[in-house]
RNA sequence: GCUCUCGUAGCUCAGCUGGAUAGAGCGCAACGUUGCGGACGUUGAGGUCGAAGGUUCAAAUCCUUUCGAGAGCG
Numbered sequence: 001g002c003u004c005u006c007g008u009a010g011c012u013c014a015g016c017u018g019g020a021u022a023g024a025g026c027g028c029a030a031c032g033u034u035g036c037g038g039a040c041g042u043u044g045a046g047g048u049c050g051a052a053g054g055u056u057c058a059a060a061u062c063c064u065u066u067c068g069a070g071a072g073c074g
Base pairs, nucleotide, nucleotide: 001073002072003071004070005069006068007067010026011025012024013023019057028044029043030042031041032040050066051065052064053063054062
């Protein structure tokens, strides 16, 4: 330098043939339970899906550029 893969909640990930409310587990908070705590149960907060632009009635999902991580080739 070229090619490919990945980047979604604090962490690990799902979603992937565009479709209409963005999810799960763990973690966190409140409440219940307990003498206290843990475990358990209920409820909740937390993300504009790395960033910018484009296509579309509609984009996490497609296209372009860009940033970061990883792999291969030279």

Transfer RNA from Candidatus Levybacteria bacterium CG22_combo_CG10-13_8_21_14_all_35_11, 74 nucleotides, folded computationally. The RNAcentral record of the sequence draws on ENA. Rfam family: tRNA. Its family is annotated with triplet codon-amino acid adaptor activity in the Gene Ontology. Rfam classes the family as a transfer RNA. The coordinates come from a structure-prediction model, not an experiment, and the mean pLDDT is 80. Lineage of the source: Bacteria > Bacteria candidate phyla > Candidatus Levyibacteriota. The same sequence occurs in records of 5 taxa.